[in-house]
Formats: sequence, C1' cells, structure tokens
RNA sequence: GGGUCCAUAGCUCAAAGGUAGAGCAUCGCUCUCAUAAAGCGCUGGCUCCAGGUUCGACCCCUGGUGGACCCA
Repeated sequence: GGGUCCAUAGCUCAAAGGUAGAGCAUCGCUCUCAUAAAGCGCUGGCUCCAGGUUCGACCCCUGGUGGACCCA
C1' cells in the first nucleotide's frame, strides 16, 4: 500500500427496510431458621461517528474511527 470481516443493553449475541429482542448479570419478590439453588417480575440502548438514499434505515450507499485477519 491492497483486501476481507467485526462494532447493537454491564457481558455474550440476535434482529430478511416497517414499534430494537433473547440469554446471563444487576435489582425486587416467593421459597428457607438462614444462605445457596430454584421459581416469578422489573429495569437497562438516542444500534461506533458524520453524511446520503427512502414515506420509513441496526439493515442499502459514501467517508471516517477503533479492532481481528490475509496479501504485498
């Protein structure tokens, strides 16, 4: 220098252009003499940044930032 992939909740990851979800964790409750385990419920995001396309963008396009890898 060229190329591929990744970036979404505290963590690990979904989401075929149409209200952003799950599991785990945290918190509350039940159970217990008590703790753990188990069960139930809640909370938590301006989806890495800036533009563009579209009635509508996590999703498509352009540029940038950070990370992993391949080639030179």
The RNA shown here (transfer RNA) has 72 nucleotides and comes from a Pseudomonadota bacterium. It matches the Rfam family "tRNA". Rfam classes the family as a transfer RNA. Its mean pLDDT, the model's own confidence on a scale to 100, is 82. The organism belongs to Pseudomonadota, within Bacteria.